[in-house]
RNA sequence: GUAGUUUCUUGAGGCAGGGUGUAAUUCCCGACCGGUAGUUAUAGUCUACAACCCGCAUAAGGCGGCUGAUGUGGUGUAAUUCCGCAACCGACGGUACAGUCCGGAUGGAAAAGGAGGAUA
Numbered sequence: 001g002u003a004g005u006u007u008c009u010u011g012a013g014g015c016a017g018g019g020u021g022u023a024a025u026u027c028c029c030g031a032c033c034g035g036u037a038g039u040u041a042u043a044g045u046c047u048a049c050a051a052c053c054c055g056c057a058u059a060a061g062g063c064g065g066c067u068g069a070u071g072u073g074g075u076g077u078a079a080u081u082c083c084g085c086a087a088c089c090g091a092c093g094g095u096a097c098a099g100u101c102c103g104g105a106u107g108g109a110a111a112a113g114g115a116g117g118a119u120a
Stems, first nucleotide, its partner, number of pairs: 002120001005116006017029003031100002033090002035049004044088002053065004070086005092103003
């Protein structure tokens, strides 16, 4: 240094201001936000994965399914990732219709990092 092992920690942000109304952070104008890994070069919209949701199974660990959205010009060896312009997307339950409020959730995951002991 590598592989595997035990354990611990971390692991999602966001309606300012205004309009209507008995009532809306839910409607309307407008504002704001962007999980993890990958990539010749930095990604909400490319590729893969997780979360959410559905089904099955279970003592527990699990297994399967579903799964949103971008164009264009420029620079460059190289960018749907940078810069300019113009767009678009966002689980379930609750409630005046919610990506942003409340709730499941003091939950859990992709994954990142630390520590321990042992082996090759």

The RNA shown here (FMN riboswitch aptamer (RFN element)) has 120 nucleotides. Its Rfam family is "FMN riboswitch aptamer (RFN element)". Its family is annotated with FMN binding in the Gene Ontology. The sequence was found by an Rfam model in a public genome assembly. The model forms 100% of the base pairs in the Rfam consensus.